Notes
Predicted 3D model of a 99-nucleotide RNA (TPP riboswitch aptamer (THI element)) from a Porticoccaceae bacterium. Its Rfam family is "TPP riboswitch aptamer (THI element)". About the family: Vitamin B(1) in its active form thiamin pyrophosphate (TPP) is an essential coenzyme that is synthesised by coupling of pyrimidine and thiazole moieties in bacteria.
RNA sequence: CUACGUCCUAAGGGGUGGCUCCGGCCUGAGAUGCACUCGUGCAAACCCUUUGAACCUGAUCCGGAUUGUGCCGGCGUAGGAAUAGGAAUUUAGCUAUUA
Repeated sequence: CUACGUCCUAAGGGGUGGCUCCGGCCUGAGAUGCACUCGUGCAAACCCUUUGAACCUGAUCCGGAUUGUGCCGGCGUAGGAAUAGGAAUUUAGCUAUUA
């Protein structure tokens, strides 16, 4: 000096399911609240931002498991998908100097 990682600031992207005796329960970072033209919008929390599996398409997909569900795996070296700056400094690399 550069790169990754950590933290901070601002900006942006995203999803919000299943079962139920309606008491709750399952998975997960996250399954929330309000409004409403019932398809969306806004907000909070959470996650992700090109070194991108956050998330979408494929998908009313395939195999397994379950009371049930993207619950697990495949699909997936597939096709898409949203940014800048600062601080300290671990690790690694390069350069210079000294021994």
Notes
Its mean pLDDT, the model's own confidence on a scale to 100, is 81.